[in-house]
About this RNA: A computed fold for a 492-nucleotide part of an RNA from an uncultured bacterium, annotated as small-subunit ribosomal RNA, 5' domain. The full RNA is in RNAcentral, with records from ENA and SILVA. Rfam family: Bacterial small subunit ribosomal RNA. The prediction has a mean pLDDT of 85.
Context: one part of a larger RNA
């Protein structure tokens, strides 16, 4: 010069797109952010009525979903992520193909009632009931295991086809005419799991490190290989090509720069990857060792009747604190998407929008012609003038923006618009509301006067000031760039 998630200092008219706790992963008051389903149950309440019956709610069983979306970067130097491979070591709810198939029984529980216990959380005891809830049987194989063969391939262990036996597993209805679902197999799709080769900050003022550690049998354990675990056996593996240990640090795609190689840097978006007050573990489940689920401990805050319980914003929104610093307890499911659902619809702080900051980019204005007596005031002056300046005044236009008025969108497919009576047209007014900051001694564009007098003061670097300071402060001129300009901090 460029560039910022930027701070500060003067100033500040509009507009559209973005971005807005970089510090305390510090503590949070309140509200909301995950629910839905009566076409899976069965009791119950309320409304309507032609007594026939329809229509509501909302607790409880029960299915799906709460693993997805959204936040944050404490940790992490590591198969974490980048890249390119390999599973003949694997798993995959809902989706899509396709084959088969759904016979036939059973006890239970919640709810609800009653009695009790507790301040509250919340809990016991009996009674009584459904089911797509739960459990036995029954039939199945191209399914799984075990035995016995056969053919064929392969980088090894082995892998794919096949063929006799034998054992062993399944199922649920609902709604009503339209289907929605259930059950096994088998393929695809999506998402995930693990290994491997190569890259991935400093520091040797860190030089030795390791006992489940290196390997091997064996069993266990996983979806699945594997010391993942355990028992035995051997004595190994790592390391100067930098092990171990110590400090930093989330990584990539990108972003800034730079002619390019390099440098820096990982804000917003996208991708993966950890975390959800610390810490430790399982449960359920197709999938989690789970942010707004459990349980154990600590720390902390609150409630208590002192016996005892509640509770986790690093989702939005606030609010204390920190701090040079970062914003509304906003509207709305109209649109995208998501969840459940047969649908209608319900819920969505995701989204989509508004609201606040010149924070950032980019666009627009603050007016245009014409106008000489070179006005008046300013300033300097050799007192002659000179300059401010075509600037002003004056005339004559113009309506971008403004102000009011009327009009009125697209974004939605039959409806259905938060946004918003908004963008955007129209018309009437009327130059009216809209210029500031830094700077002039040289680098470096742009000078005088007075004022101070090594004083106040100024400086990025030389350096200005000690009585005529173009370098301090004031003025007038000027330069520069403009809704921003100068100053600081980082980076190239």
């Nucleotide at each position: 010069g460029g560039a910022u998630g930027a701070a500060c200092g003067c100033u500040g008219g509009c507009g559209g797109c973005g971005u807005g706790c970089c510090u305390a992963a510090c503590a949070c008051a309140u509200g909301c952010a995950a629910g839905u389903c009566g076409a899976g149950c069965g009791a119950u309440u309320c409304u309507c009525u032609u007594c026939g019956g329809a229509g509501a709610a909302g607790a409880g069983c029960g299915g799906c979903g709460g693993a997805c979306g959204g936040g944050u970067g404490a940790g992490u130097a590591a198969c974490g992520c980048g890249u390119g491979g390999g599973u003949a070591a694997c798993c995959u709810g809902c989706c899509c193909u396709g084959u088969a198939c759904a016979c036939a029984c059973g006890g239970a529980u919640a709810a609800c009632a009653u009695a009790c216990c507790g301040a509250a959380a919340g809990g016991u005891a009996u009674g009584c009931u459904a089911a797509u809830a739960c459990g036995a049987g029954a039939u199945a194989a191209u399914a799984u295991g075990c035995u016995u063969u056969u053919a064929u391939c392969g980088c090894a262990u082995g892998g794919u086809a096949g063929a006799a036996g034998u054992a062993u597993c399944a199922a649920a209805g609902c709604u009503u005419u339209u289907g929605c679902g259930g059950u096994a197999c088998a393929g695809g799709a999506u998402g995930g799991a693990c290994c491997c080769g190569c890259g991935u900050c400093u520091g040797a003022u860190u030089a030795g490190c390791u006992a489940g550690u290196u390997g091997g049998u064996a069993a266990g354990g996983u979806a699945a290989c594997g010391g993942c675990u355990u028992a035995c056996c051997a004595a190994g593996g790592c390391g100067a090509c930098g092990a171990u240990c110590a400090g930093u640090a989330g990584c990539c795609g990108a972003c800034c720069u730079g002619a390019g190689a390099g440098g820096g840097u990982g804000a917003u978006c996208g991708g993966c990857c950890a975390c959800a007050u610390u810490g430790g573990a399982a449960c359920u489940g197709a999938g989690a060792c789970a942010c707004g689920g459990u349980c154990c401990a600590a720390a902390c805050u609150c409630c208590u009747a002192c016996g005892g319980g509640a509770g986790g914003c690093a989702g939005c929104a606030g609010u204390g604190g920190g701090g040079a610093a970062u914003a509304u307890u906003g509207c709305a499911c109209a649109a995208u998407g998501g969840g459940c659902g047969a649908a209608a619809g319900c819920c969505u702080g995701a989204u989509a929008c508004a609201g606040c900051g010149a924070c950032g980019c980019c666009g627009c204005g603050u007016g245009g012609a014409g106008g000489a007596a070179g006005a008046a005031g300013g300033u300097c002056u050799u007192c002659g003038g000179a300059u401010u300046g075509u600037a002003a005044a004056c005339u004559c236009c113009u309506g971008u923006u403004g102000u009011u008025g009327a009009g009125g969108a697209a974004g939605a497919u039959a409806a259905u618009g938060a946004c918003g009576g908004u963008a955007c047209u129209c018309a009437a007014c009327a130059a009216g509301g809209a210029a500031g900051u830094g700077a002039c001694g040289g680098c470096u564009a742009a000078c005088u006067a007075c004022g101070u007098g090594c004083c106040a003061g100024c400086a990025g670097c030389c350096g200005c000031g000690g009585u005529a300071a173009a370098a301090c402060g004031u003025a007038g001129g000027u330069c520069a760039c403009a809704a921003g300009c100068g100053u600081u901090g980082u980076c190239c």